[in-house]
RNA sequence: CAAGCCGACAAGAUGAUCGCUGGUGUCCAUCGGUGCAAACCGGUGCGGCACGAGAGGAAAGUCCGGGCUCCAUAGAACAGGGUGCUGGGUAACUCCCAGGCGGGGUAACCCGACGGAAAGUGCCACAGAGAAUAGACCGCCAGCGGCCCUUUUUUUAAAGGGUGCGGGUAAGGGUGAAACGGCGGGGUAAGAGCCCACCGCCCCGUUGGUGACAACGGGGGCACGGUAAACCCCACUCGGAGCAAGACCAAAUAGGGGAGCGCUUGAGGGUCGUUCGUCCGACGCUUCCGGGUUGGUCGCUUGAGGGUGUGAGUAAUCACGCCCCUAGAUAGAUGAUCAUCCCCUGACCGCCUGCGGGUGGCCAGGUGACAGAACCCGGCUUACCAGUCGGCUUGAACC
Numbered sequence: 001c002a003a004g005c006c007g008a009c010a011a012g013a014u015g016a017u018c019g020c021u022g023g024u025g026u027c028c029a030u031c032g033g034u035g036c037a038a039a040c041c042g043g044u045g046c047g048g049c050a051c052g053a054g055a056g057g058a059a060a061g062u063c064c065g066g067g068c069u070c071c072a073u074a075g076a077a078c079a080g081g082g083u084g085c086u087g088g089g090u091a092a093c094u095c096c097c098a099g100g101c102g103g104g105g106u107a108a109c110c111c112g113a114c115g116g117a118a119a120g121u122g123c124c125a126c127a128g129a130g131a132a133u134a135g136a137c138c139g140c141c142a143g144c145g146g147c148c149c150u151u152u153u154u155u156u157a158a159a160g161g162g163u164g165c166g167g168g169u170a171a172g173g174g175u176g177a178a179a180c181g182g183c184g185g186g187g188u189a190a191g192a193g194c195c196c197a198c199c200g201c202c203c204c205g206u207u208g209g210u211g212a213c214a215a216c217g218g219g220g221g222c223a224c225g226g227u228a229a230a231c232c233c234c235a236c237u238c239g240g241a242g243c244a245a246g247a248c249c250a251a252a253u254a255g256g257g258g259a260g261c262g263c264u265u266g267a268g269g270g271u272c273g274u275u276c277g278u279c280c281g282a283c284g285c286u287u288c289c290g291g292g293u294u295g296g297u298c299g300c301u302u303g304a305g306g307g308u309g310u311g312a313g314u315a316a317u318c319a320c321g322c323c324c325c326u327a328g329a330u331a332g333a334u335g336a337u338c339a340u341c342c343c344c345u346g347a348c349c350g351c352c353u354g355c356g357g358g359u360g361g362c363c364a365g366g367u368g369a370c371a372g373a374a375c376c377c378g379g380c381u382u383a384c385c386a387g388u389c390g391g392c393u394u395g396a397a398c399c
Base pairs, nucleotide, nucleotide: 001395002394003393004392005391006390007389008388009387012341013340014339015338016337017336018335020054021053023051024050025049026048027047028045029044030043031042032041033040034039056370060381061380063379064378065377066376067375068242069241070240071239075276076275077274078273080238081237082236083235084234085099086098087097088096089095100114101112102111103110104109115233116232120231121230122227123226124225137173138172139169140168141167144166145165146163147162148161149160150159151158152157181199182198184196185195186194201220202219203218204217205216206215207214208213246298247297248296249295256289257288258287259286260285261284262283268280269279270278305324306323307322308321309320310319311318312317342368343366344365345364346363348361349360350359351358352357
């Protein structure tokens, strides 16, 4: 200098003028209550003034987990759902941290749907000889049997050569995503764990580790592949519904009419489904016609909260001390204008250059990424412009 990996912050800044929403304090007006009065309490107001606050790292997705609210209790079983290596963290989790094993990358690092294939069932298309107790397409082999030829001759023999007919073979090649261990040697007619050494696999033991596992040693047969993101088996775990939850106030109507069925010998109901249990239980269920209400207040922001220091811990995180209060809207508020600066894009000019680009000046343009809270919080995932800082890996050049 270039390329890359990991992490943190960030998301234009400052000033002025006008404007919007909530809060706190104070004043004014008005109503009600207490009181002899002074005064106090409460409500109302498109009231005045002052102070101060006002969208995000993802507010998105609605994928997980909770807080909170309601269902009398939230019982048991089945069905159904979720998770799936080990240890730790957390309110909890499918999240986070640390490790193990496997895979990718030269590496820094990144990814994992990571229990079980010897409980069972299923599947592995096409190609190929053959795809899990498999198999000979192209090949290889003259040791055995057969056939043919030659020579010699001691003549129904001996020697040599040829021939893949019988036979032997699965090392080489081919097919395929994958071929029933790999590789080197010995052996063989040619071959094969047939034999041997080293790996791989199985069994046993020792050592280290909380553990997943790892290392070492001994022995053994050389062997029955893959797939569970297929059904399934195993372990652990799970009440349900949700802020449109729910609580309160006010107002209005028609406590309306018809049909069917059932019913104190228990109909019906009790927050996914079924069964059991248990509780409530006198009128109930289904359906048709018709009427009223669609208003307001709360929930609603002080929290598993934020910042900072110290300590413990590899870390996630935890404990303690100090400081801070940072939107609560309800058709849905936080905006507009101007100026300066920052940043980005483009043209031109100068300098440097390893020719990729860098740097300075001037001019023009651009609100300037992704994108708007709606009960709250912890995560994950997705989108994203200009950057700043820190650590690490690799390469090149120079000293």